About this RNA
Glycine riboswitch aptamer from uncultured Henriciella sp., 77 nucleotides, folded computationally. Of the family's consensus pairs, 90% are formed in the model. Model confidence (mean pLDDT): 80 of 100. The RNAcentral record of the sequence draws on MGnify. NCBI's taxonomy places the organism under Bacteria, Pseudomonadota, Alphaproteobacteria, Hyphomonadaceae, Henriciella.
RNA sequence: UUUCGGGAGAGUGUGAGGUCAGGCCUCACCGCCGAAGGCGCAACCGCCCCGGAAACGCUCAGGCCCCUGGACCGAGA
Numbered sequence: 001u002u003u004c005g006g007g008a009g010a011g012u013g014u015g016a017g018g019u020c021a022g023g024c025c026u027c028a029c030c031g032c033c034g035a036a037g038g039c040g041c042a043a044c045c046g047c048c049c050c051g052g053a054a055a056c057g058c059u060c061a062g063g064c065c066c067c068u069g070g071a072c073c074g075a076g077a
Base pairs, nucleotide, nucleotide: 001077002076003075004074005073006072011030013029014028015027016026017025018024031064032063033062037060038058039057040056044052045051046050
């Protein structure tokens, strides 16, 4: 890096339009989540005065029925 499996949190919110209709699509508004990513502090770590940096914080992004995504963990290549 890749394949398979496991994998949390938070509205199936309101209004308008589209649509035969809807758990669909678009826009707007409010409320929330954090475990893609990003940013910040800096615990911590190292080849140690220079570097790397979180599961902590912020929520720009992303997400809030299912699907999808998903840090991280296990097994294989």